The part of an RNA shown here (large-subunit ribosomal RNA, domain IV) has 331 nucleotides and comes from an FCB group bacterium. The full RNA is in RNAcentral, with records from ENA. The organism belongs to Pseudomonadati, within Bacteria.
Context: one part of a larger RNA
RNA sequence: GUCGCGGUUAAGGAACUCGGCAAAUUAACCCCGUAACUUCGGGAGAAGGGGUUCCCGACGAAAGUCGGGACGCAGUGAAAUGGCCCAGGCGACUGUUUAACAAAAACACAGCACUCUGCUAACUCGUAAAGAGGAUGUAUAGGGUGUGACACCUGCCCGGUGCCGGAAGGUUAAAAGGAGAGGUUAGCAGCAAUGCGAAGCUUUGAAUUGAAGCCCCGGUAAACGGCGGCCGUAACUAUAACGGUCCUAAGGUAGCGAAAUUCCUUGUCGGGUAAGUUCCGACCUGCACGAAUGGUGUAACGAUCUGGGCACUGUCUCAACCGCGAGCUCG
Numbered sequence: 001g002u003c004g005c006g007g008u009u010a011a012g013g014a015a016c017u018c019g020g021c022a023a024a025u026u027a028a029c030c031c032c033g034u035a036a037c038u039u040c041g042g043g044a045g046a047a048g049g050g051g052u053u054c055c056c057g058a059c060g061a062a063a064g065u066c067g068g069g070a071c072g073c074a075g076u077g078a079a080a081u082g083g084c085c086c087a088g089g090c091g092a093c094u095g096u097u098u099a100a101c102a103a104a105a106a107c108a109c110a111g112c113a114c115u116c117u118g119c120u121a122a123c124u125c126g127u128a129a130a131g132a133g134g135a136u137g138u139a140u141a142g143g144g145u146g147u148g149a150c151a152c153c154u155g156c157c158c159g160g161u162g163c164c165g166g167a168a169g170g171u172u173a174a175a176a177g178g179a180g181a182g183g184u185u186a187g188c189a190g191c192a193a194u195g196c197g198a199a200g201c202u203u204u205g206a207a208u209u210g211a212a213g214c215c216c217c218g219g220u221a222a223a224c225g226g227c228g229g230c231c232g233u234a235a236c237u238a239u240a241a242c243g244g245u246c247c248u249a250a251g252g253u254a255g256c257g258a259a260a261u262u263c264c265u266u267g268u269c270g271g272g273u274a275a276g277u278u279c280c281g282a283c284c285u286g287c288a289c290g291a292a293u294g295g296u297g298u299a300a301c302g303a304u305c306u307g308g309g310c311a312c313u314g315u316c317u318c319a320a321c322c323g324c325g326a327g328c329u330c331g
Base pairs, nucleotide, nucleotide: 002326003325004324005323006322007321008320009319011317012316015315020312028052029051030050031049032048037042039149053070054069055068056067057066058065059064071075083310084309085308086307087306088305089304090302091301095107096106111147112146113145114144115143116142117141123133124132125131150297151296152295153294155227156226157225160224161223162220163219164218165217166216169215170214171213175209176208180204181203182202183201184200187196188195189194228246229245230244231243232242255289256286267283268282269281270280271279
């Protein structure tokens, strides 16, 4: 002199910092007392306040209660051991997870919905098997998918894609069928070259018949998904309940909204601060919310994320000292 672990500190008390990270405060038991909100269970150990030793007396079986008194700065203990409050986001909750950088708002979850499955079930494993699981279950059951407690709700579009149903017509495979064509040649014609050529064998082969599927018709969105543009209009202005027009399968309903979504943007107004790109409440001009890829709320819960306050502190102003341990430098 550095590092690690631990301890103390005047005055101030978050001025530190991305951020109170770290540390400090709180802490046991008994008594008093305890708000909003609420699913009436909770919230709650809310918050906040008081007590704890010894002696004497009374009462009492005791614990103890009440009254009086004593000493000290200090009476729970050697050791115990929640900091609290307000507001908002997300997820209902307990749970699960990236063994060794992520514990979460991700996964799961009860609940809800759709769909498949009539039993040798669907579905899964298996060699297209046997067999097994499903299940010694039987639609109040089992499989798949989505959503994710609860409350209030869940709008419009079936044109595309998918799925379900339909079967008149169109298209259509193997197969059936065998019109026709080719090869071969007994034979016939010819002097010959060659030509014709039955049966059989053989190579092809048109029409016609021919299922599902597709085309087609209909249904279906808690199936995949989608849910407009321009112009004008009110007796200040502004705005547009209203009108016109184009396009579409249909043009976004309720609710929410600068949001885990808002580019412009530190939007504007209000609140909190002396001062606030964050935060809270509003507005709506939603670049580019929106209804089970769920919408909006919500008590309780959370080593969750964001903002604020009280308490408390060496985080800091600003640094000092001490203990233990380990390197380094010098002597």